[in-house]
RNA sequence: CGAAAGGCCUUGAGACAAUGAUGAGCCUACGAAUCGUGUCAGGUUCGGAAGAAAGCAGCACUAAGUUUGUUUUAUCAUGUGUCUUAAGUUUUGUGAAA
Numbered sequence: 001c002g003a004a005a006g007g008c009c010u011u012g013a014g015a016c017a018a019u020g021a022u023g024a025g026c027c028u029a030c031g032a033a034u035c036g037u038g039u040c041a042g043g044u045u046c047g048g049a050a051g052a053a054a055g056c057a058g059c060a061c062u063a064a065g066u067u068u069g070u071u072u073u074a075u076c077a078u079g080u081g082u083c084u085u086a087a088g089u090u091u092u093g094u095g096a097a098a
Stems, first nucleotide, its partner, number of pairs: 001095001004092005010087008018078008026069001029066002036061004044053003
C1' cells in the first nucleotide's frame, strides 16, 4: 500500500414500525318557533248531513351542525426504534514494496 472480515451512542439515503396532529368511513347521544318530512289532539274552513280540506301545538324520524367510541384508512410531522445500504473512522490482516 492493502484482498478479505469485524466494530461504531458518527453522517446521508431507503423500508417498516412507534408517537402526535388533521381529515375520511362506521358507531353513540343531542339537534328545526318559521324557511324539513310524517302523524296531526284542540280549534278553523267547506258541507243540510255523511264527511272533506288546510293545518298550530305535541310526538316521531332526521338535515346542517355538535358530541362519544372503537376499528380501519389517508396525509403531515418527529434530537423515537429496528433493519438494509453508502460514506467516514477504527481493529485484525492474505500478499507486495521500502

Predicted 3D model of a 98-nucleotide RNA (Bacterial small signal recognition particle RNA) from Latilactobacillus curvatus JCM 1096 = DSM 20019. Rfam family: Bacterial small signal recognition particle RNA. Rfam classes the family as a non-coding RNA gene. Clan: SRP clan. The same sequence occurs in records of 4 taxa.